[in-house]
RNA sequence: CCCGUUCGCAGGGGGAGCUGGGCACCGGCUGAGAGGACGAGGGAAACCUCGUCGACCCCACGAACCUGUACGGGAUAAUGCCCGCGAAGGGACUGCGAUGCAGCAGCUAA
Numbered sequence: 001c002c003c004g005u006u007c008g009c010a011g012g013g014g015g016a017g018c019u020g021g022g023c024a025c026c027g028g029c030u031g032a033g034a035g036g037a038c039g040a041g042g043g044a045a046a047c048c049u050c051g052u053c054g055a056c057c058c059c060a061c062g063a064a065c066c067u068g069u070a071c072g073g074g075a076u077a078a079u080g081c082c083c084g085c086g087a088a089g090g091g092a093c094u095g096c097g098a099u100g101c102a103g104c105a106g107c108u109a110a
Stems, first nucleotide, its partner, number of pairs: 001103001006098005011059004017029005036053007065090003071084004
C1' cells in the first nucleotide's frame, strides 16, 4: 500500500427436509440453519398459505439457493443422507469501517 483473511455496520438474496412416541409435548438423523415470535387468511380436522420480525447461510473469483429432480448410483428406520448430474440452466450484479497474519513496495539496522 490494500488484493486477500477475519470481524462489525448498513443494504440485498435464500432455505427450513426426514423420522419415533404416550403427538398442545418430548426425542432421533443430516445440516450453518430443519419455520422461533407476532399478525392475517383458508380448512371439519390434521394442517396449509401469506406478511412483518428473529436465528442461520450467501452476495458475483456467485454449489447460499432454485430448476432439471417424481433424475442415476449407493447407503439408511427414512429423507432433497452421500456421490453423480455440475465446466448444465438460473441466482442477490455491495457500500463503509476495523484488523494488518500472508503478500508487495520503500526506508533503517545488522
Predicted 3D model of a 110-nucleotide RNA (TPP riboswitch aptamer (THI element)) from a Thermoplasmata archaeon. The prediction has a mean pLDDT of 75. Of the family's consensus pairs, 100% are formed in the model.